[in-house]
Context: one part of a larger RNA
């Protein structure tokens, strides 16, 4: 490069990163069951048993052992939760990308002013209703200011 201008949104292709998602599979925590080692304790009629008590000697006691049970109890099973992670047919919009596609909303009164909300609708930009704005433009009036 200045209306042969700018400019928008749906599709079509590449590519990036993100969410949804039946699910699958981790990591962690945490709830209730269950089983329960090692060990302390606790009990204990069973079994040993040198010291103390007892006697002349025994018996028999106290005390310690083992043994059995309890109670706690680690890992472990089983079922549920709560955080995270990674993975999913498939699916949603987003962002970049010289020269696709389809229209032409928006920028000048963009040719129906525009634009905010809202509610429907419609390949998309959008369109329509309702209410609001002026950040409309044309043309009269009207108050006001100032010369």
């Nucleotide at each position: 490069c200045a209306c042969c201008g700018c400019c928008c949104g749906u599709c079509a292709c590449a590519c990036c990163a993100c969410g949804g998602a039946a699910g699958u599979u981790g990591g962690u925590u945490u709830u209730g069951c269950c089983c329960g080692a090692a060990g302390u304790c606790g009990u204990u009629a069973c079994c040993c048993u040198a010291a103390c008590c007892g006697u002349a000697a025994a018996a028999g006691g106290a005390g310690g052992g083992g043994g059995a049970c309890g109670c706690c109890g680690a890992a472990g099973g089983c079922a549920g939760g709560g955080c995270u992670g990674a993975u999913g047919a498939c699916u949603g919009g987003g962002g970049u990308g010289a020269a696709g596609u389809c229209g032409u909303a928006a920028c000048a009164a963009g040719g129906u002013a525009g634009c905010c909300g809202u509610a429907c609708c419609g390949g998309a930009a959008g369109g329509u209703g309702c209410g609001g704005c002026u950040g409309g433009a044309u043309c009269a009036c009207c108050u006001c200011c100032u010369u």

Predicted 3D model of a 147-nucleotide part of an RNA (small-subunit ribosomal RNA, 3' minor domain) from an uncultured bacterium. The coordinates come from a structure-prediction model, not an experiment, and the mean pLDDT is 83. Its Rfam family is "Bacterial small subunit ribosomal RNA". Its family is annotated with ribosome and structural constituent of ribosome in the Gene Ontology.